Model confidence (mean pLDDT): 81 of 100. A computed fold for a 75-nucleotide RNA from a Candidatus Odinarchaeota archaeon, annotated as transfer RNA. Taxonomically the source falls in Candidatus Odinarchaeota (Archaea, Promethearchaeati).
RNA sequence: GCCCCGGUGGUGUAGUCUGGCCUAGCAUUCAUGGCUGUCACCCAUGCGACUCGGGUUCAAAUCCCGGCCGGGGCG
Repeated sequence: GCCCCGGUGGUGUAGUCUGGCCUAGCAUUCAUGGCUGUCACCCAUGCGACUCGGGUUCAAAUCCCGGCCGGGGCG
């Protein structure tokens, strides 16, 4: 230098192929309440995220272009 894969709550992930029922699901952490003599477990509720910029579109986490970061391969 070229090619491929990835980046989503504090953490781990699904969704991207085929744009819309997604103001983004699940688990866990945390907070509050319930349960209990107390704690733990369990139950309920809540908080919290699409790597950045641009483009296409009525509509973008999703499609296109570029950048950044991480991993792998080739030279």
Notes
RNAcentral holds the sequence, with entries from ENA. It matches the Rfam family "tRNA". Rfam classes the family as a transfer RNA.